Record summary: Predicted 3D model of a 528-nucleotide part of an RNA (small-subunit ribosomal RNA, 5' domain) from an uncultured prokaryote.

Context: one part of a larger RNA
RNA sequence: ACGAACGCUGGCGGCGUGCCUAACACAUGCAAGUCGAACGGGCCUGGGGGCAACUCCAGGUGAGUGGCGGACGGGUGCGGAACACGUGAGCAACCUGCCCUCCGGCGGGGGAUAGCCGGCCUAACGGCCGGGGAAUACCGCGUACGACCUCGGGUUCGCAUGGGUUUGGUGAAAGCGGCCGCAAGGUCGCGCCGGUGGAGGGGCUCGCGUCCUAUCAGCUUGUUGGUGAGGUAACGGCUCACCAAGGCUACGACGGGUAGCUGGUCUGAGAGGAUGAUCAGCCACAUUGGGACUGAGAUACGGCCCAGACUCCUACGGGAGGCAGCAGUGGGGAAUAUUGCGCAAUGGCCGCAAGGCUGACGCAGCGACGCCGUGUGUGGGAUGAAGGCUCUCGGGUCGUAAACCACUGUCAGGAGGGAAGAAUGUCCGGCUCUCAAUAGGGGUUCGGGCUUGACGGUACCUCCAAAGGAAGCACCGGCUAACUCCGUGCCAGCAGCCGCGGUAACACGGAGGGUGCGAGCGUUGUUC
Numbered sequence: 001a002c003g004a005a006c007g008c009u010g011g012c013g014g015c016g017u018g019c020c021u022a023a024c025a026c027a028u029g030c031a032a033g034u035c036g037a038a039c040g041g042g043c044c045u046g047g048g049g050g051c052a053a054c055u056c057c058a059g060g061u062g063a064g065u066g067g068c069g070g071a072c073g074g075g076u077g078c079g080g081a082a083c084a085c086g087u088g089a090g091c092a093a094c095c096u097g098c099c100c101u102c103c104g105g106c107g108g109g110g111g112a113u114a115g116c117c118g119g120c121c122u123a124a125c126g127g128c129c130g131g132g133g134a135a136u137a138c139c140g141c142g143u144a145c146g147a148c149c150u151c152g153g154g155u156u157c158g159c160a161u162g163g164g165u166u167u168g169g170u171g172a173a174a175g176c177g178g179c180c181g182c183a184a185g186g187u188c189g190c191g192c193c194g195g196u197g198g199a200g201g202g203g204c205u206c207g208c209g210u211c212c213u214a215u216c217a218g219c220u221u222g223u224u225g226g227u228g229a230g231g232u233a234a235c236g237g238c239u240c241a242c243c244a245a246g247g248c249u250a251c252g253a254c255g256g257g258u259a260g261c262u263g264g265u266c267u268g269a270g271a272g273g274a275u276g277a278u279c280a281g282c283c284a285c286a287u288u289g290g291g292a293c294u295g296a297g298a299u300a301c302g303g304c305c306c307a308g309a310c311u312c313c314u315a316c317g318g319g320a321g322g323c324a325g326c327a328g329u330g331g332g333g334a335a336u337a338u339u340g341c342g343c344a345a346u347g348g349c350c351g352c353a354a355g356g357c358u359g360a361c362g363c364a365g366c367g368a369c370g371c372c373g374u375g376u377g378u379g380g381g382a383u384g385a386a387g388g389c390u391c392u393c394g395g396g397u398c399g400u401a402a403a404c405c406a407c408u409g410u411c412a413g414g415a416g417g418g419a420a421g422a423a424u425g426u427c428c429g430g431c432u433c434u435c436a437a438u439a440g441g442g443g444u445u446c447g448g449g450c451u452u453g454a455c456g457g458u459a460c461c462u463c464c465a466a467a468g469g470a471a472g473c474a475c476c477g478g479c480u481a482a483c484u485c486c487g488u489g490c491c492a493g494c495a496g497c498c499g500c501g502g503u504a505a506c507a508c509g510g511a512g513g514g515u516g517c518g519a520g521c522g523u524u525g526u527u528c
Stems, first nucleotide, its partner, number of pairs: 001526002004524005011374006017367002019332001024330003028327003033068003038065002042061008075285003084210008094202003099198002102195004107141001109139002116131006147170003152166001154165004175190006211257003218248003223245008260282004264275004287308005310321004338364001340363003346360001347358004377407004387398004411469001413464005421455001425450005430444005472517005477498003483512005493500002
């Protein structure tokens, strides 16, 4: 010094922190959704039209198609001695959804399909056939920028295979909503397509650094290099065919063991040593092993497929599952918490927005686990009371300690008041931009109204009552601060080292006294 544990003891508060062991197995709930301003339709509510069947409009909502997100956030440290990490360079060898910037565009068509309806199979999970049918879903066509591919030659720039210019070819798109208008259309907002540049993110390469072991001395055949081809966003034996026979190693190859790395943390005067909990960056993993799909992006934890182990359901035909997310359970262990509250704040995803979701997060609960603060009272009070201990029996000591007197009121208790954390959001108005428009829409550091707090009636303040409710633990032979009596008699026991105990033990046990710390004190473990 500690993520500690154990023993005795334990008033309050603040801030932190809490499975170091079995990456053991997990009941239950929750942890990733959202969008009706992409789409059709079911149901519910309200309103309108119609004699009725029915139909239209608005709002809400379960499922479905479609979009974005589920690659973030959260967990764990198994593996890995490696470009994994750290640091410094490089890519003329690369990718990048959303965001910002600028340029150009959004023409005209088509065929399906889920939901739904009907029929059938099925214990379940689910599946088959037929019908009808939408889109910002899907597919042709048209058009397009040197974005991509490409023939040929020249010129220019560049350190270089490359960049610019020129030929031919290839490749796009989608609408929705508000307002004005009878309509055509206009306008605004959000989107859509092709491209430029950027920001942020990622991929790859290299130098250096990064544990123990030589009782591991030789290792290697895609191995080392070349040519060509394939593959990738991209370089490359990354993969393949052929050719050559190389490549590494005592500056430790190859093998074995151990280990996530770092910023940091602990210690130390420093050098160094040890360490890598919490917080932050990177890496790896998600029951074990393997595989790809989708996508801008995948180790795809709460996606898919196959195999293994395990658990569960079954009508025996077949199915379902993965807490190293938050709680929680069993087990292991010396040992580590609530199946809590809230999205009010910060942040994330979706949405034009309102808003929805968010065990991230903010809070609360439990544990003296750590650090810090604070209390358990203050002043007076000698006949030095009683009592304990001791004694040379005179006394000494506990000891101003107590009693008693006078006060105070922190904390805990009761009563009352009571924040900040709130920024937003919405409505009205002003100003301003756009527009044909005094509709509408966008912006606004402007004015006004209303509104949002889990914590929590919490912090804090005032009042009330009352010394009342609040002290222990270890040690006292030397090291080391603190001594006597009794008991015991090499016994019982102590002990970190030296060592104590065999009849007066300051060392064992008890008592009185003392010393040191104090809501803690000791012991054990580990590190310096």